[in-house]
A computed fold for a 71-nucleotide RNA from a Minisyncoccota bacterium, annotated as transfer RNA.
The organism belongs to Minisyncoccota, within Bacteria.
It matches the Rfam family "tRNA". Rfam classes the family as a transfer RNA.
RNA sequence: GCGGGAUUGGUUCAGUGGUAGAACAAAUGGUUGCCAAUCAUUUGACAGGAGUCCGAUUCUCCUAUCCCGCA
Numbered sequence: 001g002c003g004g005g006a007u008u009g010g011u012u013c014a015g016u017g018g019u020a021g022a023a024c025a026a027a028u029g030g031u032u033g034c035c036a037a038u039c040a041u042u043u044g045a046c047a048g049g050a051g052u053c054c055g056a057u058u059c060u061c062c063u064a065u066c067c068c069g070c071a
Base pairs, nucleotide, nucleotide: 001070002069003068004067005066006065007064010024011023012022013021018054026042027041028040029039030038047063048062049061050060051059
C1' cells in the first nucleotide's frame, strides 16, 4: 500500500429497513436482628460524519480504533 472482518448500556452478546432487547453489574425498596441469598422497581447504549429512503442499528460512501490475510 491492497483486501476482508468487527465496533450496540459499566461488561458479554442478540437484533440486518418500521418506537433497541437479554444476562450480569449499578441504584432504590421489600424480606432478615445484621450480612449473604432472593423478590420488585428504576437508570443507562447503536464508534463519528454524509448520502439513499416516508422511515436507517440495518443499505451506500468517507473517517477513527482493533483483528486477520496479501504484498